[in-house]
RNA sequence: AGACUGCAAGGGCAAACCCAGCGCGAGCCGGGGACGCAAAGCCAGGGGUCUCACGCGGUGUGAGAUAGCUCGGCUGCCAGU
Numbered sequence: 001a002g003a004c005u006g007c008a009a010g011g012g013c014a015a016a017c018c019c020a021g022c023g024c025g026a027g028c029c030g031g032g033g034a035c036g037c038a039a040a041g042c043c044a045g046g047g048g049u050c051u052c053a054c055g056c057g058g059u060g061u062g063a064g065a066u067a068g069c070u071c072g073g074c075u076g077c078c079a080g081u
Stems, first nucleotide, its partner, number of pairs: 003081004012037002017032003021028002035068001041074003045071003048066007
C1' cells in the first nucleotide's frame, strides 16, 4: 500500500417527535432530541417508493423528492487477520 473482517478504543452521524423558516407538494434547512447506523460520508447512473402537472379507452409522459429503500460509483478513522 492492498484485500477481508468488525471484538475494542478515540470519536462521528442523527430516526420519530417539537420549535422556527422555505416549498403547491413529496420534502428541505437551523435548533432541540436519540430510533438507530462500520460508511446513516459524498454522488440521482439503474430500480423502487413518494409529490406535482399533463393525458387517460388502455398504456402512461414530463418535472421534482427520497442516499436512513435497494443496486452501483467515489472517498474515509481505528483495530485484527
Predicted 3D model of an 81-nucleotide RNA (c-di-GMP-I riboswitch aptamer) from an Actinomycetota bacterium. It was read from a public genome assembly, where an Rfam model found it. The coordinates come from a structure-prediction model, not an experiment, and the mean pLDDT is 87. The source organism's lineage runs through Bacteria, Bacillati and Actinomycetota. It matches the Rfam family "c-di-GMP-I riboswitch aptamer". About the family: GEMM was predicted in a large-scale screen for bacterial structured RNA regulatory elements.